[in-house]
RNA sequence: AUUUUGGUUGUGCCGAGUCCCGGCGCCAGCCGGGAACGGGGGACCCAACUCACCGGGGUGAAUCCUUCCCAUGGGAAGGACGGCGACUUCCGACGCCGAACCCGUCAGCUAACCCCGCAGGCGUUCGGAGGAGACAGC
Numbered sequence: 001a002u003u004u005u006g007g008u009u010g011u012g013c014c015g016a017g018u019c020c021c022g023g024c025g026c027c028a029g030c031c032g033g034g035a036a037c038g039g040g041g042g043a044c045c046c047a048a049c050u051c052a053c054c055g056g057g058g059u060g061a062a063u064c065c066u067u068c069c070c071a072u073g074g075g076a077a078g079g080a081c082g083g084c085g086a087c088u089u090c091c092g093a094c095g096c097c098g099a100a101c102c103c104g105u106c107a108g109c110u111a112a113c114c115c116c117g118c119a120g121g122c123g124u125u126c127g128g129a130g131g132a133g134a135c136a137g138c
Base pairs, nucleotide, nucleotide: 011123012122013121014120018035019034020033021032022031023030024029037117038116039115040114041113046108055106056103057102058101059100063080064079065078066077067076068075069074081098082097083096084095085094087131088130089129090128091127092126093125
């Protein structure tokens, strides 16, 4: 000097996934309670209630269509549409993502009411118009 690995601290991104109190613990973290945020179930009314195939449903942006390869599968290309890109809104470019998991024959909406989550993974651009805020100086 370079590379790799681990720990701690700070600052940001996606996401609901953060904060406070008490206890245990050397630390990491764990347990209990609460708040914020997020999700599910659940009346009247409304909707639906016919047939066929297929069970159906939920979280999430993560769905749909066409073509081709492979021939149970799976993969590729294109289009539509959805989501993200570092204070924020709008507009325009450009780039990236479109997964995964859960319930278990059961759930439309839904007041009261009931229940659950509070993870994980990362360091992602520019221009124009507006808004907000911070720092420094006086």

A computed fold for a 138-nucleotide RNA from a Dehalococcoidia bacterium, annotated as c-di-AMP riboswitch aptamer (ydaO/yuaA leader). Its Rfam family is "c-di-AMP riboswitch aptamer (ydaO/yuaA leader)". From the family's description: This family represents a conserved RNA structure found upstream of the ydaO and yuaA genes in Bacillus subtilis and related genes in other bacteria. It was read from a public genome assembly, where an Rfam model found it.